RNA sequence: ACUCGUCCAAGGCAAAACUGUGGAAACGCAGUGGCGCAAAGCUAGAGGGGCUACCGCAGCAGAACAUCGCUGUCAUGCCAGCCAGUUGCCGAU
Numbered sequence: 001a002c003u004c005g006u007c008c009a010a011g012g013c014a015a016a017a018c019u020g021u022g023g024a025a026a027c028g029c030a031g032u033g034g035c036g037c038a039a040a041g042c043u044a045g046a047g048g049g050g051c052u053a054c055c056g057c058a059g060c061a062g063a064a065c066a067u068c069g070c071u072g073u074c075a076u077g078c079c080a081g082c083c084a085g086u087u088g089c090c091g092a093u
Base pairs, nucleotide, nucleotide: 004091005090012037013036017032018031019030020029021028022027035081041086042085043084047083048082049079050078051077056073057072058071059070060069062068
């Protein structure tokens, strides 16, 4: 140095749920909380995968009217606590 994570030090992060808040939603943020995590740090402006569908598009149905309803599809919206990429703390045998 690489690999590795059974041990030590300093510490760190924070799932579900609940409350508030932003959002059409996925989801985010703040508080409580603590399931877990050796990268649960960072990267979603270019690898794979997943979630959502306001708008748009297509179809269907109804109606006196309606900027209306239903279904499908679509990322430009999201997820790094799915894999991946990248940087990094500690150090028993």

c-di-GMP-I riboswitch aptamer from an uncultured Paenibacillaceae bacterium, 93 nucleotides, folded computationally. The prediction has a mean pLDDT of 83.